[in-house]
């Protein structure tokens, strides 16, 4: 990097430290940000894989990830519907596990 499968409407610092201007994948929009962005550290959430306990359902959260504004912030294609922040599916994206 590609493929397969599963999940994506819940949850997590209303004044933690550092850092200094950017960030929300991409385009469009709409937002967040010096009453302080990204990143890093700490804290927290979850429980996909491993581990441990259990006949099992399930539990713990020890190890490997992941996540911690807004439904994957909305939308980008198609259908329904009809003007309502509408519904469904696909695509794209993210994460995990496995394969090449």
């Nucleotide at each position: 990097c590609u493929c397969u499968u599963a999940u994506c409407a819940a949850g997590a610092g209303c004044a933690g430290g550092u850092g200094g201007a950017g960030g929300g994948a991409c385009g469009a929009g709409c937002c967040c940000g010096a009453u302080g962005a990204a990143g890093c550290c700490c804290g927290g959430c979850a429980a996909c894989c491993g581990g441990c306990g259990g006949u099992a359902a399930c539990g713990c959260a020890c190890g490997g990830u992941g996540c911690u504004a807004a439904u994957u912030c909305u939308u980008g294609c198609a259908g329904c519907a009809a003007u309502a922040g509408g519904c469904u599916g696909a695509g794209a994206g993210a994460u995990a596990a496995g394969a090449g």

Predicted 3D model of a 100-nucleotide RNA (SAM riboswitch aptamer (S box leader)) from Anoxybacillus ayderensis. NCBI's taxonomy places the organism under Bacteria, Bacillota, Caryophanales, Anoxybacillaceae, Anoxybacillus.